Molecule: glmS glucosamine-6-phosphate activated ribozyme aptamer
Organism: Amedibacterium intestinale
RNA sequence: CAGACAUAAUAAGCGCCAGAACCGAUGGGUUGACGAGGACAAUAGUUAUCGAUAUUUCGGCGGGUACUAUUGCGGAUAUGUGAAUCGUUAGAAUAUGAACAAAAUCUUUUUAUUAGUACAAAAACAUAUUCACCACAUACA
Numbered sequence: 001c002a003g004a005c006a007u008a009a010u011a012a013g014c015g016c017c018a019g020a021a022c023c024g025a026u027g028g029g030u031u032g033a034c035g036a037g038g039a040c041a042a043u044a045g046u047u048a049u050c051g052a053u054a055u056u057u058c059g060g061c062g063g064g065u066a067c068u069a070u071u072g073c074g075g076a077u078a079u080g081u082g083a084a085u086c087g088u089u090a091g092a093a094u095a096u097g098a099a100c101a102a103a104a105u106c107u108u109u110u111u112a113u114u115a116g117u118a119c120a121a122a123a124a125c126a127u128a129u130u131c132a133c134c135a136c137a138u139a140c141a
Stems, first nucleotide, its partner, number of pairs: 014062004019058001020031004034051003040072007073087003078138005091131007106116002
């Protein structure tokens, strides 16, 4: 006792439920994110990307590969140091490009499972254009 401590395991539309909704009512139970995408490291902070035939996927708490700052390491330049910039596909911006999903619905199977079937956007990537490509020293010519 909605307790404390220790150990182990488990997740990133991930986990939990004392609001709420629905069901039930003696006690209670169910729902509470559908996939795509995303990691150099540490610290701190913050309302952490994209869309869906879903719309309580509401609300709350926690976490998290996001973003910003600082530091470290690393990349591109003949080398070194510094500045700026980026993060292992490692300079920036803009434009264009095609592609891919699950929930759902329907059908099948079935005690229940299972199987088949549809449609995205962003990111990354590719192409093109524009901009940037500095300072000092050394080396080569």